[in-house]
Source information:
A computed fold for a 348-nucleotide part of an RNA from an uncultured prokaryote, annotated as small-subunit ribosomal RNA, central domain. Its Rfam family is "Bacterial small subunit ribosomal RNA". Its family is annotated with ribosome and structural constituent of ribosome in the Gene Ontology.

Context: one part of a larger RNA
RNA sequence: CUGGGCGUAAAGCGCGCGUAGGCGGCCUGAUAAGUUGGAUGUGAAGCCCCGGGCUCAAGCUGGGAAUUGCAUCCAAAACUGCUAAGACUAGAGUGUGGUAGAGGGAAGUGUUCCUCCGGGUGUAGCGGUGAAAUGCGUAGAUAUCCGGAGGAACACCAGUGGCGAAGGCGGCUUCCUGGACCAACACUGACGCUGAGGUGCGAAAGCGUGGGGAGCAAACAGGAUUAGAUACCCUGGUAGUCCACGCCGUAAACGAUGUCAACUAGCCGUUGGGAGGAUUGCCUCUUGGUGGCGCAGCUAACGCGGUAAGUUGACCGCCUGGGGAGUACGGCCGCAAGGUUAAAACUC
Numbered sequence: 001c002u003g004g005g006c007g008u009a010a011a012g013c014g015c016g017c018g019u020a021g022g023c024g025g026c027c028u029g030a031u032a033a034g035u036u037g038g039a040u041g042u043g044a045a046g047c048c049c050c051g052g053g054c055u056c057a058a059g060c061u062g063g064g065a066a067u068u069g070c071a072u073c074c075a076a077a078a079c080u081g082c083u084a085a086g087a088c089u090a091g092a093g094u095g096u097g098g099u100a101g102a103g104g105g106a107a108g109u110g111u112u113c114c115u116c117c118g119g120g121u122g123u124a125g126c127g128g129u130g131a132a133a134u135g136c137g138u139a140g141a142u143a144u145c146c147g148g149a150g151g152a153a154c155a156c157c158a159g160u161g162g163c164g165a166a167g168g169c170g171g172c173u174u175c176c177u178g179g180a181c182c183a184a185c186a187c188u189g190a191c192g193c194u195g196a197g198g199u200g201c202g203a204a205a206g207c208g209u210g211g212g213g214a215g216c217a218a219a220c221a222g223g224a225u226u227a228g229a230u231a232c233c234c235u236g237g238u239a240g241u242c243c244a245c246g247c248c249g250u251a252a253a254c255g256a257u258g259u260c261a262a263c264u265a266g267c268c269g270u271u272g273g274g275a276g277g278a279u280u281g282c283c284u285c286u287u288g289g290u291g292g293c294g295c296a297g298c299u300a301a302c303g304c305g306g307u308a309a310g311u312u313g314a315c316c317g318c319c320u321g322g323g324g325a326g327u328a329c330g331g332c333c334g335c336a337a338g339g340u341u342a343a344a345a346c347u348c
Stems, first nucleotide, its partner, number of pairs: 004319003007302002012316001014201004021194003025088001027086001028084002031081001033080002035076008048064005091191001092188004096183004103177007110154002113151009125136002162169002206247006215241002220236004258315006266293012297304002321348003330341004
């Protein structure tokens, strides 16, 4: 080196982009590095085989085999490589015309709810719970009406609906902007796949500076409950939740399922295109998503089953008994919190 694995047993990096590397469609010519065949040289001794000779044996000695190797030369040209400013179009991409969408960023704007403020009506309660109490209220609350202010969130539509690489995205309008899909052609001509390092994005919480602050609400306070109650319930309530900029870089970041490609029965929904046939409603075909069943096959089982966990290929990541431990130490990163990389003793 050669093994077996990674949905749930240990194991898929949270997700992209991409360097090196690995791998790579079809045809032709050339080459001969890999590859294949042959020849020559060389490959001590020992081991193994057949002999010889010390009376035998061990040992010694001759020959052979083996030494699957290396070097040189000759040859082959299918495959791999290399090469040709050679060729191709099925991979990939570009153009043209359309389509759907909470994809992203910015600005503006609307609605409901809630709280607060001012005013009117009105009077003794309100609130809250299993029951209460704390709390609020005669300095006029709760309720109700009018006006104003502010913040946050967008009911219905709404859908195993849509979009996005993932995180995620939901009122409306405008501007800027990314991607996808479909149809028919035209064009480029392998420009591809993966991706160690690297780099970017990355929920919530948290951090820094400055704003904002309605509701909610860690911490905290009080009231209850209880043996106790540092809780569950109640009344309050500060960070925070919101905005701008900058950090953090984690998650049950989940489909617990890496990316790409090919192949392998069917049936039923739904969504976005296209075509055809009907013509009130619908049907058929095709294509991209997204769901439910299910054959073969796979699986320890559960289940998966053209959106594979089936059958294969390419590349990367990861696992190797439990605890110690995702810890210590060191490095790197961070303002910090901490993150990342990552052991051992010991023990079962």